[in-house]
RNA sequence: AAACUGAAGAGUUUGAUCCUGGCUCAGAUUGAACGCUGGCGGCAUGCUUAACACAUGCAAGUCGAACGGUAACGGGGGAGAUUUAUCUCCUGCCGACGAGUGGCGGACGGGUGAGUAACGCGUGGGAAUCUACCCGGCAGUGGGGGACAACUCGGGGAAACUCGAGCUAAUACCGCAUAUGUUUCUUUGUUCGAGAGGAUAAAGAAGGAAAGGGGGGUCUUUGACCUCAUCGCUGUCGUGAUGAGCCUGCGUCGGAUUAGCUUGUUGGUGGGGUAAUGGCCUACCAAGGCGACGAUCCGUAGCUGGUCUGAGAGGAUGAUCAGCCACACUGGGACUGAGACACGGCCCAGACUCCUACGGGAGGCAGCAGUGGGGAAUAUUGGACAAUGGGCGAAAGCCUGAUCCAGCAAUGCCGCGUGUGUGAAGAAGGCCUUCGGGUUGUAAAGCACUUUCAGUGGGGAAGAAGAGCCUGAGGUUAAUAUCCUUGGGUCUUUGACGUUACCCAAAGAAGAAGCACCGGCUAACUCCGUGCCAGCAGCCGCGGUAAUACGGAGGGUGCGAGCGUUAAUCGGAAUUACUGGGCGUAAAGGGCGCGUAGGUGGCUUAGUAAGUCGGGUGUGAAAGCCCCGGGCUUAACCUGGGAAUUGCAUUCGAUACUGCUAGGCUAGAGUACGGUAGAGGGAAGCGGAAUUCCCGGUGUAGCGGUGAAAUGCGUAGAUAUCGGGAGGAACAUCAGUGGCGAAGGCGGCUUUCUGGAUCGAUACUGACACUGAGGCGCGAAAGCGUGGGGAGCAAACAGGAUUAGAUACCCUGGUAGUCCACGCCCUAAACGAUGAGAACUAGCCGUUGGGAGCAUUAAAGCUUUUGGUGGCGUAGCUAACGCGAUAAGUUCUCCGCCUGGGGAGUACGGCCGCAAGGUUAAAACUCAAAGGAAUUGACGGGGGCCCGCACAAGCGGUGGAGCAUGUGGUUUAAUUCGAUGCAACGCGAAGAACCUUACCUGCUUUUGACAUCCUUGGAAUUCUGUGGAAACGCGGAAGUGCCUUCGGGAGCCGAGUGACAGGUGCUGCAUGGCUGUCGUCAGCUCGUGUCGUGAGAUGUUGGGUUAAGUCCCGUAACGAGCGCAACCCUUGUCCCUAGUUGCCAGCGAUUCGGUCGGGAACUCUAGGGGGACUGCCGGUGAUAAACCGGAGGAAGGUGGGGAUGACGUCAAGUCAUCAUGGCCUUUAUAAGCAGGGCUACACACGUGCUACAAUGGCCGGUACAGAGAGUUGCGAACCUGUGAGGGUAAGCUAAUCCCGGAAAGCCGGUCGUAGUCCGGAUCGGAGUCUGCAACUCGACUCCGUGAAGUCGGAAUCGCUAGUAAUCGCGGAUCAGCAUGCCGCGGUGAAUACGUUCCCGGGCCUUGUACACACCGCCCGUCACACCAUGGGAGUGGGUUGCACCAGAAGUAGGUUGCUUAACUUUCGAGAGGGCGCUUACCACGGUGUGGUUCAUGACUGGGGUGAAGUCGUAACAAGGUAGCCGUAGGGGAACCUGCGGCUGGAUCACCUCCUUU
Repeated sequence: AAACUGAAGAGUUUGAUCCUGGCUCAGAUUGAACGCUGGCGGCAUGCUUAACACAUGCAAGUCGAACGGUAACGGGGGAGAUUUAUCUCCUGCCGACGAGUGGCGGACGGGUGAGUAACGCGUGGGAAUCUACCCGGCAGUGGGGGACAACUCGGGGAAACUCGAGCUAAUACCGCAUAUGUUUCUUUGUUCGAGAGGAUAAAGAAGGAAAGGGGGGUCUUUGACCUCAUCGCUGUCGUGAUGAGCCUGCGUCGGAUUAGCUUGUUGGUGGGGUAAUGGCCUACCAAGGCGACGAUCCGUAGCUGGUCUGAGAGGAUGAUCAGCCACACUGGGACUGAGACACGGCCCAGACUCCUACGGGAGGCAGCAGUGGGGAAUAUUGGACAAUGGGCGAAAGCCUGAUCCAGCAAUGCCGCGUGUGUGAAGAAGGCCUUCGGGUUGUAAAGCACUUUCAGUGGGGAAGAAGAGCCUGAGGUUAAUAUCCUUGGGUCUUUGACGUUACCCAAAGAAGAAGCACCGGCUAACUCCGUGCCAGCAGCCGCGGUAAUACGGAGGGUGCGAGCGUUAAUCGGAAUUACUGGGCGUAAAGGGCGCGUAGGUGGCUUAGUAAGUCGGGUGUGAAAGCCCCGGGCUUAACCUGGGAAUUGCAUUCGAUACUGCUAGGCUAGAGUACGGUAGAGGGAAGCGGAAUUCCCGGUGUAGCGGUGAAAUGCGUAGAUAUCGGGAGGAACAUCAGUGGCGAAGGCGGCUUUCUGGAUCGAUACUGACACUGAGGCGCGAAAGCGUGGGGAGCAAACAGGAUUAGAUACCCUGGUAGUCCACGCCCUAAACGAUGAGAACUAGCCGUUGGGAGCAUUAAAGCUUUUGGUGGCGUAGCUAACGCGAUAAGUUCUCCGCCUGGGGAGUACGGCCGCAAGGUUAAAACUCAAAGGAAUUGACGGGGGCCCGCACAAGCGGUGGAGCAUGUGGUUUAAUUCGAUGCAACGCGAAGAACCUUACCUGCUUUUGACAUCCUUGGAAUUCUGUGGAAACGCGGAAGUGCCUUCGGGAGCCGAGUGACAGGUGCUGCAUGGCUGUCGUCAGCUCGUGUCGUGAGAUGUUGGGUUAAGUCCCGUAACGAGCGCAACCCUUGUCCCUAGUUGCCAGCGAUUCGGUCGGGAACUCUAGGGGGACUGCCGGUGAUAAACCGGAGGAAGGUGGGGAUGACGUCAAGUCAUCAUGGCCUUUAUAAGCAGGGCUACACACGUGCUACAAUGGCCGGUACAGAGAGUUGCGAACCUGUGAGGGUAAGCUAAUCCCGGAAAGCCGGUCGUAGUCCGGAUCGGAGUCUGCAACUCGACUCCGUGAAGUCGGAAUCGCUAGUAAUCGCGGAUCAGCAUGCCGCGGUGAAUACGUUCCCGGGCCUUGUACACACCGCCCGUCACACCAUGGGAGUGGGUUGCACCAGAAGUAGGUUGCUUAACUUUCGAGAGGGCGCUUACCACGGUGUGGUUCAUGACUGGGGUGAAGUCGUAACAAGGUAGCCGUAGGGGAACCUGCGGCUGGAUCACCUCCUUU
């Protein structure tokens, strides 16, 4: 401050992060459609598809004031008929008027968008034009002639229509006269101009006009004259107006997988033609014209104002309204006309439809309605000319599907309503519930009000202006007609809409709410049903028994006469980036150079003014958008004025910058001169070492090769070694992030030819420069062609190994090839994954080439400068990694390239190639990701450090036997259930004959065996008969209890009813609790701070050290927590206290037994203390922490043992200990009982016991523990039995009694290596004990029997000291049952060099395509199903090029075959015309041959997709042969091998360089 008000993001790749990048959503919009729903009004809009076909009606007529007339109607007149009244006939006399002649209009209005990529459209210019009606001038409008329709007659035809004869009018037609202008020609001037030429004046010649009608008056009335500012007609003029034609600058879609196109083509001259320019046409001449600034061709498309979207720039679009164009069934053609090549005209051809008497005709809705069809889809066969406009007319008027209205449709926009207030008993009902309540909800009901809208009744504008009629004045005139101009009267009237808008009245809440959604995005949550089913889904994704995601319900959220869905456009998307992106690793720098066009370009002076900037003028139609107003009650809508229209053209100015022109300069660039370094390139020659081969000598049995072997070579003499020779290829050391080159690449030495770079000081040229589309050249390896060569190596191939296989890796051979010459190929991880050029922006340290200075005997050195080549690093940049003067920093110029992954660098087409192939380069389809960098983990047949009975060193076992026990499997009516790698398997079960017991069979019970409540009866309880397998019945007897406030109460038993009980039924993947495991491993975290965009990091890493994240030091960290350690128990030593049931040194007694007296010393018991802390010494170490050694000590570096288990992992185990959600069952899945089963047995496995013997067995004698248990018990002594045991019985509720003799050991004897005097299974017999009961199915004893087994394959387990091994003892459970388990003591070893390897673990680091985390991920063939696509013998359409045939209608030219009113005539004829014929052009059509495109095609190629197919294991870790790129060969497949290249390879070592000290 009128016309500036305007910019949002989210979800989804990951375990998490940042980035890249696609997909998806929220917004607005629509000529929409579909689903559900639907009260009113206003304003708009309504076949987007088949330019498909159309029945029916209407959409263009009008003029009698141009004409002859009179078919119909009305009037007048006349005649006739007849009953008033009417009828018939005649008459153009009047109003009028069918058909016809004539004029004007049917070229406007209305429709559609097929065609068109074009001067079609838009915008701005231009000159060589026309324009009916209209306007304004000038001049005229004289005098004649001959016809043809209509009509009449006759003929043909079904019809459409047509033929012949005859009559007739005109504003129809034709001559003549006149003609100012005009047109053409000639002559003479004037003027402009350089000229060409133009303009103009005069004179002369030639050619060329016309029409009348109306009103009035007069008269001689077929007509003549006069008149009217009446209507016409003719000629002509005008920068007139309007409209149209033509030319032109600029703009105007996609494809280059369309690159060349063109012969009237480009230009000229002459001629023709047009209203007019022009190859518009024609003849001749010339050979041009267009094109990478995209011609030609193909596809698509009407263009614009505008519309939608967007902050804008843009993008998309072109309905309605407006401007232009094109079209009118398809194709062609002209006629008429001012205007057409004509939507409702003509001719021809074609397709289609209709009529037909078969001869022939008719038609064109992309006008308005309407029909069929197509389609997801789009309206009435309406009213009126009242208004606005158009045509005709003098006018009245007529016509007008233009238009104005109405109808239908929520199709859109806008407005209104469906009530308002009050109302808690927070009603009922619904839903949820933790059962208390909550919510629906002031919502309803109830009470009090209002009446918009709709409905009913009544009233009632505006849209109307005019026109006619009457009448006045003025003009014209002879005139009071008429006409013109200008008034008055309101005298007559004009409304489709319309039951209009609007207003009033009465009645009554009365008639009026739905749709979608509620996992996140995205506002809104619960219950039930379902159970990867049914289904949802825009993306991510939900659903496999507790679904806020499916379906229903309640509740909620959003919008509201609509709401959702689908489709489409823009936006978000900076995701094509002009505004406004990128290219080291994400997609993306061309393999490298030279260079054309193009783009860009140093300093300075002058000019110019193209770009640029400013002012003016013209234009940029209206409508629309925007602003300020106005009108409908408001709004939508309508309307006035403005602003804007960012553009184009023109003109005037400015001149800094760019451009252009002219001149100058030297800093860019280049030349000359003199040096320098170099594997730069080409050619020729030469050299030595080595391999191989050949010859000869020496020499003998092997050589060679590998992880180990074999194939191979060798007694015909190899390998080895010496001498000689041949031949080819490559050039050790020097050698270096050294050098050179544009890149590829280049390496012995010498000669020669040659390119480039660099340094120095001067001189010269004077912007000569940079980049570079196309183009041209070079271009590793492999490969190809021809000819050579061929030592070694070596694709293919062969053989040997390896292996499940091994088309491989390894070995032995070996051909192309590798080499040379010439010619192709043209690709690589052709890489710095980094285009070229220029400028600017801290440093430090190497190295290489040149120069200068200082210093110096020299070498070496120091400073500085310049060209390369490296490392680190500041600022800055980057997603990060990193880059960092050799930029990936800051800028400029030019080129190349990218736009999600796959399909695919593929197909087709083109170009190149001998081929291999290269280059250019898609689509369908499919997915929601693909990807980069970094982070934390996990993993590695990666690395480093460290630990552990992990290995090693040892001892003893298991695996073999028999038995015990558990498991699997099998069996069974049942063999109940669980546990299943370590971490299930002598496990739950610390003990299944019944019970247990959950399983099976059979028999029973149903409020239940068990709990609570209610009713009722009874004490409870005990004994007993009987049926039965028992449960369970049927009876009999005894018994009447306890408390009491006398009402009753407590407990127990029985019966009944319903709430309920019950479940070892399911889910350990719904859970609690408990437990195992990694692991007694040393780890796991937090606060604050700091670093990083962030995930995260740091701390916790590093140097030492430890058993230890134990401690010390260092340190952007400082602290802290859970773990470690310690504190606790036990054991080892000492002391104190206490002394029974324990002890006994000394004293006494003694039955000789601590038995007794006594003692309190010792052992011991059980309470409390001490002690051990690296405290001391020495050494090592950083003087630290600590380690090593030593002393002392009972014990020494945690003294031994135990308890103690961090954050977490394994959806680990347990619903059968217990608890518990949900589900299931309720005369059964509950409960009771009997019997059976859990004990089965071809077999497999685990854990044990006993053995195989002499370190032993057996016999006899003899010694020494500890820790425990015991009254339903332990049970001495005594008696008895061979024994298990039995009988009787003391003591003991336990330091008292008892279990209870410990055994191995020691002493002595025997056995003598044997299936035994080993071993004891199995079986027979006889017993004992427990128990209601030992058959299935107990333990033990005795007698007899006497199996396997002689030390155990592959493999595998435990143990580091009082341990292993070995020996016995006790306990829990338990009536009985122990080889198991848990404890106890006795005897009592061996070995550990060490950490390479196996296993497990910890820390650091590295790689990763893993994150369900290597039991991971993942590749290809094959098989199956589906989908789209390429090739394909061909087949069928569309379109188009070329050549030829053909030639309707028409126009133009020619033509005397026929014919002919006006004019001329010499009367013969002529001029002119018509018909016919013919020529040219040409549509349709046809033939042949090409191009292109679409569809289809047996078969075929690859591709994609698809929970559980087959074969392998290629890739990701060093992925087990590092991988990848190019190329070649091979192979079921992934792939393998050769050659060259790359690091986007791990690990170790060395060299070089850098950083820090």

RNAcentral holds the sequence, with entries from ENA and SILVA. The RNA shown here (small-subunit ribosomal RNA) has 1557 nucleotides and comes from Candidatus Kentrum sp. LFY. The source organism's lineage runs through Bacteria, Pseudomonadati, Pseudomonadota, Gammaproteobacteria and Candidatus Kentrum.